[in-house]
Context: one part of a larger RNA
RNA sequence: UGACGGGGGCCCGCACAAGCGGAGGAACAUGUGGUUUAAUUCGAUGAUACGCGAGGAACCUUACCUGGGCUUAAAUAUUAGAUGCAUAACAUAGAGAUAUGUUUUUCUUCGGACUUCUAUUAAGGUGCUGCAUGGUUGUCGUCAGCUCGUGCCGUGAGGUGUCGGCUUAAGUGCCAUAACGAGCGCAACCCUAAUGUUUAGUUACUAACAGUUUUAGCUGAGGACUCUAGACAGACUGCCGUCGUAAGAUGUGAGGAAAGUUAGGAUGACGUCAAAUCAGCACGGCCCUUACGUCCAGGGCUACACACGUGUUACAAUGGGGGGUACAGAAUGUUGCUACACGGCGACGUGAUGCUAAUCCCAAAAACCUCUCUCAGUUCGGAUUGGAGUCUGCAACCCGACUCCAUGAAACUGGAUUCGCUAGUAAUCGCGCAUCACCCACGGGGCGGUGAAAUAGUUUCCCGGGCC
Numbered sequence: 001u002g003a004c005g006g007g008g009g010c011c012c013g014c015a016c017a018a019g020c021g022g023a024g025g026a027a028c029a030u031g032u033g034g035u036u037u038a039a040u041u042c043g044a045u046g047a048u049a050c051g052c053g054a055g056g057a058a059c060c061u062u063a064c065c066u067g068g069g070c071u072u073a074a075a076u077a078u079u080a081g082a083u084g085c086a087u088a089a090c091a092u093a094g095a096g097a098u099a100u101g102u103u104u105u106u107c108u109u110c111g112g113a114c115u116u117c118u119a120u121u122a123a124g125g126u127g128c129u130g131c132a133u134g135g136u137u138g139u140c141g142u143c144a145g146c147u148c149g150u151g152c153c154g155u156g157a158g159g160u161g162u163c164g165g166c167u168u169a170a171g172u173g174c175c176a177u178a179a180c181g182a183g184c185g186c187a188a189c190c191c192u193a194a195u196g197u198u199u200a201g202u203u204a205c206u207a208a209c210a211g212u213u214u215u216a217g218c219u220g221a222g223g224a225c226u227c228u229a230g231a232c233a234g235a236c237u238g239c240c241g242u243c244g245u246a247a248g249a250u251g252u253g254a255g256g257a258a259a260g261u262u263a264g265g266a267u268g269a270c271g272u273c274a275a276a277u278c279a280g281c282a283c284g285g286c287c288c289u290u291a292c293g294u295c296c297a298g299g300g301c302u303a304c305a306c307a308c309g310u311g312u313u314a315c316a317a318u319g320g321g322g323g324g325u326a327c328a329g330a331a332u333g334u335u336g337c338u339a340c341a342c343g344g345c346g347a348c349g350u351g352a353u354g355c356u357a358a359u360c361c362c363a364a365a366a367a368c369c370u371c372u373c374u375c376a377g378u379u380c381g382g383a384u385u386g387g388a389g390u391c392u393g394c395a396a397c398c399c400g401a402c403u404c405c406a407u408g409a410a411a412c413u414g415g416a417u418u419c420g421c422u423a424g425u426a427a428u429c430g431c432g433c434a435u436c437a438c439c440c441a442c443g444g445g446g447c448g449g450u451g452a453a454a455u456a457g458u459u460u461c462c463c464g465g466g467c468c
Base pairs, nucleotide, nucleotide: 008468009467010466011465012464013463015459019421020420021419022418023417026313027312028311029310030309031308032307033306034304035303042053043052064299065298066297067296068295069294070293076122077121079119080118081117082116084114088103089102090101091100092099093098106113107112124288125287127286128285129284133282134281135277136276137275138273140271145184146183147182148181149180150179151160152159153158164175165174166173190265191264192263193262195233196232197231198230199229200228201227205222206221209220210219211218239253240251241250242249243248315414319373320372321371322370323369324368333360336355337354340351341350342349343348385406386405387404388403389402390401391400427450428449429448430447431446433444
């Protein structure tokens, strides 16, 4: 000077408390450990690993295993020489890679171009080291801190400033002051949402006028409204009361769409953990070079006594089932989304139409109305298994999703313990998207619908953090 204290003081945070809903018990999904295996590729491991890298493991991916091949090699370039092939098609052998055979077979301005082969120089490595590194990332933490110049103090390390009083979400400000200033952070500037004005009206809209019948903004038309998307305005403790020197605090004050950071996002200081990553990429060093490189077929990454994490579905009546009937937002769509019609119980198939999209399509569910079930392992729950199918794809045996019929397991609200959440939040309901042939998605990341309660008191206590 820091760090630490079951030392003290001050202060924050869904940290506790008050509540709501979960996890821990069941089945399944998924990740991990362990075990097994020819291989179950590798990495991530308290918080800060474990639905993580992986935003798609049947082949490919793929790095692993078994077996079969190649050795200038899968690709590119230089130089020299040779060649007219290479490719393609067919046939044969083979698991295929590949090998063999047949057919086809260059262009030319004659310099050469192109292909293949040989030689040559550079290859290649998801092999090791994240404790040699760059870059990127997690975390403390969106916490309010971390520093510098000059001056002053101290022999010096260092201190001061940055402390003290008040205040703030904030080292945010005010006052005071051997300090005076400044920088990185805070805040603001940026994006989105909420209000209004204006500009512009097509594919969006339809108040007035008119038309048609298909009863639909459909058509003429309109520029009012909604909406779309550009510009601007608006909120600053600005005004009022009270308190205060001030900063500021407070008010069931005004005004206002919005009030005290309006809400959300993006934004992450100096640094910490020799934190993570050599397998995204790059890169030093080391190692392999007829193999630790590379091609191919099959298998494995999907194993299963068990243990843990994260989720989904439930255990039912605020519910299940049948029928009827409404209302979104944000995205996607030509190798695509598909209206409509027909066939099928259905997954889906066949035909057909619109849309390269504010034009066409995908396209809501909870809710509401009504009938039924009457507390049961049930008309709850749907695992598992049998059968029959659909679709994608060379190919669903290992190892896909979906549909129908049948089957109908555990589970009757979960021990110790533990997680999230302060408002359009929790809870609940469905709908897009990325990846993607299909999909093991119950995951991730978005969108809207319905929509609560309890406290916001005090830090007594647990956890984390800041200052003295």